Formats: sequence, structure tokens, C1' cells
RNA sequence: UCCUGAUAAGGCCAAUCCUUUCGUGAGAAAGGUAGCGGAAAGCCUCGGGUCUUGUGAUUGAGACAGCCGGGUUGCCAGG
Repeated sequence: UCCUGAUAAGGCCAAUCCUUUCGUGAGAAAGGUAGCGGAAAGCCUCGGGUCUUGUGAUUGAGACAGCCGGGUUGCCAGG
């Protein structure tokens, strides 16, 4: 450096639910509970997709990185 690995070890994240706040909304943030699951479920909307808003019109604007692909950084073990 590359490949493999969630049934090695030490760790990490956190589905769902509840409360508060922000937002027209999709949804987001913080805290708690729980631990669905994840080898990048760390980060980035570059492409596709889904969703929200809006329009005469997928013109526009936005959300989802835990939808898929891609880019980039990274712990451990083995080869």
C1' cells in the first nucleotide's frame, strides 16, 4: 500500500420510542431510554433515486450520507 473480516479483542455509531427546540414541510439538533442494525451507519449532494415545498411546467428551492453509486479520511486483526 492492497485485499478480507461485525461470531477475535478494545472501542465507535445509533434504528425505534419519549421530551424540548427549530422548520410551511420533508426533516434536523439536544437530552433520555433502548440497542434495529452498521467495517466506515465518519465526512462530502458529484450522479441516480425517494420525499417536501412550489409552479402552467421535475422551471426553482430544500430534505434523506442509516436509499444506491462515487470521492475522501480512518481503528484493530489476518493475508
Model confidence (mean pLDDT): 82 of 100. Predicted 3D model of a 79-nucleotide RNA (c-di-GMP-I riboswitch aptamer) from a Deltaproteobacteria bacterium. Rfam family: c-di-GMP-I riboswitch aptamer. About the family: GEMM was predicted in a large-scale screen for bacterial structured RNA regulatory elements. Lineage of the source: Bacteria > Pseudomonadati > Myxococcota > Myxococcia. The sequence was found by an Rfam model in a public genome assembly.